About this RNA
The RNA shown here (small-subunit ribosomal RNA) has 1465 nucleotides and comes from an uncultured bacterium.
[in-house]
RNA sequence: GAGUUUGAUCCUGGCUCAGGAUGAACGCUGGCGGCGUGCUUAACACAUGCAAGUCGAACGAACAGACUCGGUGCUUGCACCGGGAAAGUUAGUGGCAGACGGGUGAGUAAUACAUGGGAAUCUACCUUACAGUAUGGGACAACUAUUGGAAACGAUGGCUAAUACCGUAUAUUGCCGAGAGGUGAAAGAUUUAUCGCUGUAAGAUGAGCCCAUGCAGGAUUAGCUUGUUGGUAGGGUAAAAGCCUACCAAGGCUACGAUCCUUAGCUGGUCUGAGAGGAUGAACAGCCACACUGGAACUGAGACACGGUCCAGACUUCUACGGAAGGCAGCAGUGGGGAAUUUUGGACAAUGGGCGAAAGCCUGAUCCAGCAACGUCGCGUGGGUGAUGAAGGUCUUUGGAUCGUAAAACCCUUUCAACGAGGAAGAUAAUGACGGUACUCGUAUAAGAAGCCCCGGCUAACUUUGUGCCAGCAGCCGCGGUAAUACAAAGGGGGCUAGCGUUACUCGGAAUUAUUGGGCGUAAAGCAUGCGCAGGCGGUCUUGUAAGUCAGGAGUGAAAGCCUUGGGCUUAACCCAAGAAUUGCUCUUGAAACUACAAGACUUGAGUACUGGAGAGGAUAGCGGAAUUACUAGUGUAGAGGUGAAAUUCGUAGAUAUUAGUAGGAAUACCGAAGGCGAAAGCAGCUAUCUGGACAGAUACUGACGCUGUGGCAUGAAAGCGUGGGGAGCAAACAGGAUUAGAUACCCUGGUAGUCCACGCCCUAAACGAUGAGAACUAGCCGUUGGGGGUAUUGAAACCUUUAGUGGCGCAGCUAACGCGAUAAGUUCUCCGCCUGGGGAGUACGGUCGCAAGGUUAAAACUCAAAGGAAUUGACGGGGGCCCGCACAAGCGGUGGAGCACGUGGUUUAAUUCGAUGCAACGCGAAGAACCUUACCUGCCCUUGACAUCCUCGGAACCGGUCAGAGAUGACCGGGUGCCUUCGGGAGCCGAGAGACAGGUGCUGCAUGGCUGUCGUCAGCUCGUGUCGUGAGAUGUUGGGUUAAGUCCCGUAACGAGCGCAACCCUUGUCCUCAGUUACCAGCGGUUCGGCCGGGAACUCUGGGGAGACUGCCGGUGACAAACCGGAGGAAGGUGGGGAUGGCGUCAAGUCAUCAUGCCCCUUACAUCCUGGGCUACACACGUACUACAAUGCUACGGACAAAGAGCAGCAAGUUCGCGAGGACAAGCAAAUCUCAUAAACCGUGGCUCAGUUCAGAUCGUAGGCUGCAACUCGCCUACGUGAAGGAGGAAUCGCUAGUAAUCGCAGGUCAGCAUACUGCGGUGAAUACGUUCCCGGGCCUUGUACACACCGCCCGUCACACCAUGGAAGUUGGCCACGCCCGAAGCCGUUACUCCAACCCUCGGGAGGAGGACGUCGAAGGUGGGGCUGAUGACUGGGGUGAAGUCGUAACAAGGUAGCCGUA
Repeated sequence: GAGUUUGAUCCUGGCUCAGGAUGAACGCUGGCGGCGUGCUUAACACAUGCAAGUCGAACGAACAGACUCGGUGCUUGCACCGGGAAAGUUAGUGGCAGACGGGUGAGUAAUACAUGGGAAUCUACCUUACAGUAUGGGACAACUAUUGGAAACGAUGGCUAAUACCGUAUAUUGCCGAGAGGUGAAAGAUUUAUCGCUGUAAGAUGAGCCCAUGCAGGAUUAGCUUGUUGGUAGGGUAAAAGCCUACCAAGGCUACGAUCCUUAGCUGGUCUGAGAGGAUGAACAGCCACACUGGAACUGAGACACGGUCCAGACUUCUACGGAAGGCAGCAGUGGGGAAUUUUGGACAAUGGGCGAAAGCCUGAUCCAGCAACGUCGCGUGGGUGAUGAAGGUCUUUGGAUCGUAAAACCCUUUCAACGAGGAAGAUAAUGACGGUACUCGUAUAAGAAGCCCCGGCUAACUUUGUGCCAGCAGCCGCGGUAAUACAAAGGGGGCUAGCGUUACUCGGAAUUAUUGGGCGUAAAGCAUGCGCAGGCGGUCUUGUAAGUCAGGAGUGAAAGCCUUGGGCUUAACCCAAGAAUUGCUCUUGAAACUACAAGACUUGAGUACUGGAGAGGAUAGCGGAAUUACUAGUGUAGAGGUGAAAUUCGUAGAUAUUAGUAGGAAUACCGAAGGCGAAAGCAGCUAUCUGGACAGAUACUGACGCUGUGGCAUGAAAGCGUGGGGAGCAAACAGGAUUAGAUACCCUGGUAGUCCACGCCCUAAACGAUGAGAACUAGCCGUUGGGGGUAUUGAAACCUUUAGUGGCGCAGCUAACGCGAUAAGUUCUCCGCCUGGGGAGUACGGUCGCAAGGUUAAAACUCAAAGGAAUUGACGGGGGCCCGCACAAGCGGUGGAGCACGUGGUUUAAUUCGAUGCAACGCGAAGAACCUUACCUGCCCUUGACAUCCUCGGAACCGGUCAGAGAUGACCGGGUGCCUUCGGGAGCCGAGAGACAGGUGCUGCAUGGCUGUCGUCAGCUCGUGUCGUGAGAUGUUGGGUUAAGUCCCGUAACGAGCGCAACCCUUGUCCUCAGUUACCAGCGGUUCGGCCGGGAACUCUGGGGAGACUGCCGGUGACAAACCGGAGGAAGGUGGGGAUGGCGUCAAGUCAUCAUGCCCCUUACAUCCUGGGCUACACACGUACUACAAUGCUACGGACAAAGAGCAGCAAGUUCGCGAGGACAAGCAAAUCUCAUAAACCGUGGCUCAGUUCAGAUCGUAGGCUGCAACUCGCCUACGUGAAGGAGGAAUCGCUAGUAAUCGCAGGUCAGCAUACUGCGGUGAAUACGUUCCCGGGCCUUGUACACACCGCCCGUCACACCAUGGAAGUUGGCCACGCCCGAAGCCGUUACUCCAACCCUCGGGAGGAGGACGUCGAAGGUGGGGCUGAUGACUGGGGUGAAGUCGUAACAAGGUAGCCGUA
């Protein structure tokens, strides 16, 4: 810096990513070289070899012996014997080394390490100086003899040397001592020059000791300590010291963290980071510690000793069972563990080390080589030209694009590797493991040399196919349910490159631990409140000091590393040199402002005294009135009480009501307030007593006495606990009554703890201003309480001012916003407390407090990618306000009951094709299924197809007939030879063939277009610019009026505009004008009496054009507006009535079966053709209609009045036949002319008389008619006969506000036929609307919200199931630690009466001294006992977390339907 909480926003906050690093590991891949690195795990166990020896110039001895001497034999140059002996070898004695070098990090939180100091020390070899090196002695190995043992290894006797051992002398110096004095050395070798030896003093080097500071975590470890702290004396050490012992004193450490527990080698450095920091301590270097585990000392200059000794233990090996041996955390190597880490290599050539006079020997230190991409650096895998843009792959809109100059082809080069030849430096003389290595030259050929990861966003890079919530991916967000740039593959692309990814760990980003550099009103976070010890911080002036501070100088801060410069390997890595740096510590010299310290002074901070008033401040005692309840008595009678409605309950045994009285307890109306007091909790009748604090005023005094405050102490509502009282009202628990699906609740009737008092506990609250205390500073305005001053006033009141409180606004500023704003959440200072994602959890365990309840302190595993704050827009609310609608109400008529029709569900069926499903599916698609339609089923056929285009061949097309078949179809026969022509052929049609293709009412309306429904003809939906806001957004569009309307007016940080509204359009209502046939007929004439004819143009009407209505006029109301109310005129009055017209959007609404269309699927079938059947089924349920149930009716006869339509495959007059449906003949009419066509309700007259009827007509029978190839399944109509249910329809529910409802008929479309449906038309023609409380729907404003898939939302808890981690638990079993006791190895030390003994002394007896043994102190391991801490495990059990679906309720979010929440029971 980015991703991720939201519909969007800002903030808080976590999680995740991009970077760097590694002693790494794993996966895929792998050409070369240089330089580095390589058991991080089992300080697990180790076979084998090597890793520390050397000196003969310390010593005796042995071996061998060039050469040489003598002797013997004899073959005279050979053999044997004896002697000497150069050069040489070495088992032992002796010296030095073995304490270095090399390894490892177990232990160790301080006997360590780092830095800086210090004094009481030692130091072999080395250097310097001085002095010396004299004189004696006795042994022991080797060797030899005997002997034990399997071995390892010994035992006894005897011989012997020394630079081995022990005396004596000497002593410059040394040591002890005040001194006198005492004490203390030595070694020679070899041959002439050295090396040694002894003492002393210095140096150098190395080592030991002490101090200060720094260096992990845990307080759920708070007290630890008896040699402990100090002193004296003694001992002891190289050396200070309780280091050790005795005695004396009672100290010492600790909140600035002792003790205990856990973890850990420390450092230079390394990684990261801008830095400060954080993490780390491989390799290299310094220090420490360790060497199988534990203990111990010896030797030595140095060790308590890696490749030494002794003891104990475990383990391993050998054994003759009696005993022995061993220690790779040296180099290689083996097993084991593990994700994982190399060769049983070469050489001492170099650098160093040991010994030696030296030659030299030894050296797994070291130098090299081998293995490993483990890291890093460098190089290569070729370069140039090359477009038919080859083939091939992939994609494609089928045109092409891309891989791609890439390849091929042609030309060129040879780094590296290969082969051949030469060949260093490393060595200043000899010596080269590396190594025939580096390097150089030559030869041949593009030849031998490229992979890995990624491509949804973060994050550079996209397409196709496969798959279909499967397989899988995933760092976070998240992909995958049939069009996946996210899985898998391919093509293409991006990144890095001999590597690339993954995993692990670490720093960064993370200002998410904040010193630099964060916070705490609401996001996590101010302790409930005060007092106050320690601590931190602290007013003014003067003087001094110099701890902090500042400046200069000195020492140190190892080397390496980092950085800079230069140099050497061809470059780089790497190496070398120099410089800088090492921010630190110490010492020293100076300065004196600030802090500190010391001394002195001051008054403003703080306090004291005095005066004054205010107050529910606290404690105790007393007193009062109102009210409730109970009791007593009276009056009085049937109810009272309670609720949404009731009931439980009380009451005729007299309630409620009312009057009087008595008792008792609790609380204190009005005043009363945004008021007062108190640290907070909290405090309210009145009076008295005691008492705390604050405030004001003016003077005096003290002289910084102050602020904060871990721990501590005190106070601390309510509930609760203990003991004893008290108990009126109220009231957990409990009981009953209701409510309810249930109701362990809400409501009601009762009612016990408790509430009250005293004493003692508890110690928590949403203990809140969700805001710690103190101090200073920073605009104003308006209230109110207490005090003081002033003006004016008789006084009260008022006004001005000041101070201490307490409230409301508000500037600057702050804040994420909300908001805060002198009572700060502003600007600063001081001190304290607290926070670091959500859940688990304020829980577990432990401690502590409590009588208990419980409080306090306070985790982890595990789990999620969020949890959260503020604000915004919506949506929603059993929130509010305003308004509208046949929404309710007021009315009229229906549906729901009956029969039938139609549609749907269900069922059935071979099929009952498909779709539509709350409103907004259900007389819907379908404006009309007998075949067809038709998509369904059965059966029979066909396969380039019923239909389109292209190719080849043939034929005109076409018409007719016979036979088979259910038909499709098949077989056969006959007729027919057309049009154009440049004569080649062509157009159209038919048939055959091959393939491209056709075809699909197959799937997906959740891939789509188009169309449609719905909210809703509701009044809304937006934009530009400006302004406001960090932003989402707001404003405009809100407000006051008004309207049918976001309609208009006014106001207004808005000003304008767009889509909607309205208007424009059609129709209807009035009039005018023009025109006058097929329509009309007033007047005139004729008439067959029919506008029929002449005629007329007036009227009706038709259809063109106009007029008219605009709140225009008047009055009133209103704001001088918009507008509303009333009126006039008018055919019509406030949109005149009706229609068309449907904003932005919502419902993944409906339709792939109107059509179009992507993808998928079928292709001798899911296509096409045909026959028959089905869509018409029928226990049932629902919806929509029709007809009725009758007298406002039915029926018979007679009579009157429409509009709008339709008509040539048609409507059909008329005549005639038939009871009729209809038939026959047939005029007229493509229509203001003819026809359908008599409208019906209605009117008049007659009948019926309340009944299943002269109502109603279902059902059924018979006989007919019409349409049509065909009325069986399955049409309509007629006549006659039959005559079912039905007597006004439960719960519920629908339509309608005027020419409307209701009622009556007519026509049309569809259609061969079929209408109770649909669409239109006219006739007759009502009732009611008080009104907006309620139901439903909608609009605007506002409010709440934990909703945003938006309340059909969200969401809580138990239960059931599965899994996970965890607490408790009778116990069981390990580890660690300290303590008591027992035993007590080795060993040092001490004692010693027993035994033994070469050096010295001796009077020869012995002594001094020593050794052994024995004893004692200490003492490891072991045993035992009771503890403490900690781990594992444990039947059972507790809660917690997660989980697609489950069960029960509905606690929370809206007034969440009882406001919610906190503490307690």
The coordinates come from a structure-prediction model, not an experiment, and the mean pLDDT is 85.